RNA sequence: AACGUCUACUUGGGAGAGUGCGUGCCGGCAACGGUUCGCCGCCGAAGGAGCAACCACCCCGGAAUCUCUCAGGCACAGGGACCAGGUAGACGCC
Numbered sequence: 001a002a003c004g005u006c007u008a009c010u011u012g013g014g015a016g017a018g019u020g021c022g023u024g025c026c027g028g029c030a031a032c033g034g035u036u037c038g039c040c041g042c043c044g045a046a047g048g049a050g051c052a053a054c055c056a057c058c059c060c061g062g063a064a065u066c067u068c069u070c071a072g073g074c075a076c077a078g079g080g081a082c083c084a085g086g087u088a089g090a091c092g093c094c
């Protein structure tokens, strides 16, 4: 140098499920729109919790896209686990 892991920034991709009902407020001549609170239904891929196949092992541990749905979400937008690329740094390898 190349390669591997992690972190930060960045580019692209990125699913599911309600434009539900009631209610107050705001805007509007109205149609209607925005929003608060309540109720019902639903989703899993922020975060969180649980099980443990598996990994590691002297000790201490790690661990799913499975399960739960506390949190979050259910037109578009936004968010989004995760995947791929780029830049920088640390460590490993050599």
Base pairs, nucleotide, nucleotide: 003092004091005090006089007088008087009086010085011084012083013082018040020039021038022037024035025034026033027032041074042073043072047070048068049067050066054062055061

Annotation:
Predicted 3D model of a 94-nucleotide RNA (Glycine riboswitch aptamer) from an Actinomycetota bacterium. It was read from a public genome assembly, where an Rfam model found it. Its mean pLDDT, the model's own confidence on a scale to 100, is 77. It matches the Rfam family "Glycine riboswitch aptamer". From the family's description: This family represents the bacterial glycine riboswitch. The source organism's lineage runs through Bacteria, Bacillati and Actinomycetota.